[in-house]
RNA sequence: CGACCGGUCCGUUCAGCCGCGCGCAGAGCGCCGAAAGGCCCUGCGUGAGGAAAGUCCGGGCUCCACAGGGCAAGGAUAACGGGUAACACCCGCCGGGGGCGACCCCAGGAAAAGUGCAACAGAGAUAUACCGCCGCAAUUUGCGGUAAGGGUGGAAAGGCGAGGUAAGAGCUCACCCGCCACAUGGGAACAUCGUGGCGCUGUAAACUCUAUCCGGAGCAACACCGUGGAGGAAACAUCAGGCCGGCCCGGCUGUUUCCGAGGAGGUGGCUGGAGCGCAGCGGCAACGCGGCGCCAAGAUAGAUGGCUGUCUAGACAGAACCCGGCUUACAGGGCCGAUCGCAGG
RNA sequence: GCGGGUGUAGUUCAAUGGCAGAACACUAGCUUCCCAAGCUAGAUACGUGGGUUCGAUUCCCAUCACCCGCUCCA
Numbered sequence: 001c002g003a004c005c006g007g008u009c010c011g012u013u014c015a016g017c018c019g020c021g022c023g024c025a026g027a028g029c030g031c032c033g034a035a036a037g038g039c040c041c042u043g044c045g046u047g048a049g050g051a052a053a054g055u056c057c058g059g060g061c062u063c064c065a066c067a068g069g070g071c072a073a074g075g076a077u078a079a080c081g082g083g084u085a086a087c088a089c090c091c092g093c094c095g096g097g098g099g100c101g102a103c104c105c106c107a108g109g110a111a112a113a114g115u116g117c118a119a120c121a122g123a124g125a126u127a128u129a130c131c132g133c134c135g136c137a138a139u140u141u142g143c144g145g146u147a148a149g150g151g152u153g154g155a156a157a158g159g160c161g162a163g164g165u166a167a168g169a170g171c172u173c174a175c176c177c178g179c180c181a182c183a184u185g186g187g188a189a190c191a192u193c194g195u196g197g198c199g200c201u202g203u204a205a206a207c208u209c210u211a212u213c214c215g216g217a218g219c220a221a222c223a224c225c226g227u228g229g230a231g232g233a234a235a236c237a238u239c240a241g242g243c244c245g246g247c248c249c250g251g252c253u254g255u256u257u258c259c260g261a262g263g264a265g266g267u268g269g270c271u272g273g274a275g276c277g278c279a280g281c282g283g284c285a286a287c288g289c290g291g292c293g294c295c296a297a298g299a300u301a302g303a304u305g306g307c308u309g310u311c312u313a314g315a316c317a318g319a320a321c322c323c324g325g326c327u328u329a330c331a332g333g334g335c336c337g338a339u340c341g342c343a344g345g
Numbered sequence: 346g347c348g349g350g351u352g353u354a355g356u357u358c359a360a361u362g363g364c365a366g367a368a369c370a371c372u373a374g375c376u377u378c379c380c381a382a383g384c385u386a387g388a389u390a391c392g393u394g395g396g397u398u399c400g401a402u403u404c405c406c407a408u409c410a411c412c413c414g415c416u417c418c419a
Stems, first nucleotide, its partner, number of pairs: 001341003005337006014309005020047007028040001030039003049316001053327002056325005061218004074214005080092004094108001095106004109209002114207002116203003130150002132146006158176002161173003177199006183192003222268004227419002231259006241253005275294004280289003346415007355369004363399001371387005392408005
């Protein structure tokens, strides 16, 4: 210098003018109101994100259900150890895969409990004799043996060599591979110098089995204040008229009071929290502990904008109860660390 | 804002993990003096990207688009 890998930070800046939400203060005593207070006006402070997004996980909070435990159903997760309020997240480590390397990726339990499926091709798909080889009968062929060779397939009875045999075959033996048990090391997953046994297709993002976890709904939750209508109850009037029941008589229609209870509307929930920053200590790390400092949107048709100047005119995109993650989108730039190659000193 | 669902020819719908079909519509031909109807033939699709699997429209994940619900009345 080039290529590449990992981490982290920023993601327009400044000034002027106009405008908006929220909070605080003030003034006119102008408007509304019985009052509290509100509106108007002025000043000051403050005002989107790393993803505010998707709503995919995990919690807080609220209501409902159960109020103790177990079983079943349904759902979720999946090597091991740790972190955390919790998680499907994070860290470390193991195993597997990729890369020369820094490093990256893995839904990574069980197929040796059982069931299902494996199209087409192929003789045969969990069991087989098509070609070939060998033996016998007998020579076009049939019967038996054989999985070593050929062919099909994603997958064909562990691989290779020797012995053995009519030809062959873990049939036997050495080496290797895989699984199980033991031994040794490790906290564990696991690893291997060994000992013994076995040789068993794939698929669980098919049913299933094993282990662990899970009650449901969601801030339009929920609590409080609450106007009117439909409707309901009581009292009074039942004088007259109308309607219903065949009539006596009863009911409706009338007036007043109460309920109308939660939907409109208003207030709370609503932002100080598993919070942020700094250095210290413990830990490989995730993270934890104590110390100091800070307060940083809170709307309800929904504010956070517009213009001018500066400058290379700058992406994805914008809160709506809150928090921890994951995933997805993203122009450009800064910093730190590592790897490989080339050249020079 | 919250909860739930669906994506397959131009349209409406099917399809056990194993060659994607049907009806209507479209195109061409036959039939007719011409049109319609009828007959014959043809073209056209699994929203997108990954993963599991020998193999995916189907199973899983992500993403995109669309639809529905969230009230006895105003």